[in-house]
Molecule: Bacterial RNase P class A
Organism: Hanstruepera ponticola
RNA sequence: GUAGUAAAUCGCCUUAUCGUCAAGAUAUUUAUUGUCUUGGAGGAAAGUCCGAACACCAUAGUGCAAACAUAGUGGUUAACAGCCACCAGUCGCGAGGCUAGGAAAAGUGCAACAGAAAGAAUGUACAGGUCAUGCUGUAGUGAAACCAGGUAAACUCUAUGUGGUGCAAUGUCAUGUAAACCAACGUUUGAGCGCUGCACGUGCGAUAGUUGGAGGGUAGGCAGCUAGAGUGUAUUGGUAACAAUACAUCCAGAUAAAUGAUAAGGUACUGGCAUCAAGUUAUUGGUGUUGUGUAACAGAAUUCGGCUUAUAGAUUUACUCAAGCA
Numbered sequence: 001g002u003a004g005u006a007a008a009u010c011g012c013c014u015u016a017u018c019g020u021c022a023a024g025a026u027a028u029u030u031a032u033u034g035u036c037u038u039g040g041a042g043g044a045a046a047g048u049c050c051g052a053a054c055a056c057c058a059u060a061g062u063g064c065a066a067a068c069a070u071a072g073u074g075g076u077u078a079a080c081a082g083c084c085a086c087c088a089g090u091c092g093c094g095a096g097g098c099u100a101g102g103a104a105a106a107g108u109g110c111a112a113c114a115g116a117a118a119g120a121a122u123g124u125a126c127a128g129g130u131c132a133u134g135c136u137g138u139a140g141u142g143a144a145a146c147c148a149g150g151u152a153a154a155c156u157c158u159a160u161g162u163g164g165u166g167c168a169a170u171g172u173c174a175u176g177u178a179a180a181c182c183a184a185c186g187u188u189u190g191a192g193c194g195c196u197g198c199a200c201g202u203g204c205g206a207u208a209g210u211u212g213g214a215g216g217g218u219a220g221g222c223a224g225c226u227a228g229a230g231u232g233u234a235u236u237g238g239u240a241a242c243a244a245u246a247c248a249u250c251c252a253g254a255u256a257a258a259u260g261a262u263a264a265g266g267u268a269c270u271g272g273c274a275u276c277a278a279g280u281u282a283u284u285g286g287u288g289u290u291g292u293g294u295a296a297c298a299g300a301a302u303u304c305g306g307c308u309u310a311u312a313g314a315u316u317u318a319c320u321c322a323a324g325c326a
Stems, first nucleotide, its partner, number of pairs: 001321001003320008012266007020040008042297001046308002049306005054166004061200005067162005072086005087101001088099004102157002107155002109151002124139005170223004181213005192204003230249008267295003270291009
């Protein structure tokens, strides 16, 4: 040093007025009522990429096959294609970064141009050797010309693994209709349905229905719905990710979708003007004043752990490089 690497924090603040959602308290006129108190959108809420919790099918097995996923070694976790550590390869002067990192003698495929020729292909020149012959070596092209090597985020092979649908899941209440009609099969000698396919097994079907067709009614309320694999601090263990223990703490639950609007002041950045300091200069920093200046990316909808993408600006810690001084 308007040089970097890695990690982390904030990302507008205060006051006043009005408005809005939830919880609690209270009053009464019992009403989308009034008053008071407390709280009210993120680091990514985004993407819907990965993994789960939870709900239902339903108690979901064994074998064979298919499809998909993962791929060095170990650890961590509820689990993961995540994270941490080490190894390997690769980029960087370095701090550090990146990797869909098993197998090329199981097989198939691919390699422009150049070159005689790109696979069982092999021309020319020179040297050595031979009775003779590319028999051996060197030279030219090219990334590669050894009966070769490269390539598997080419097909493939190997090892390991994998139910499906998703809060618009699901449960319950009310209203209302047609537990009605038609057809086929069937009533324990079991029709049909349930897992990617098949086979075996097994469950439902025990007041006997199942599948299909045509048609009718409803689209409303409540729950799910926020106390969690939660958060913070400290100690111990561990290189670390992380784990255990102790103490503390509760931080939205809306439903056409609330968490805001206005005014004043301040803070940060920024443009202009003035001034001071350092410096050879370029320029850098401070102070004051001024401005219709700017304040990023962006908004919960079942929840959580990750990954990826977007992001004005400010701050902190550690480390690396360059130059100078002591």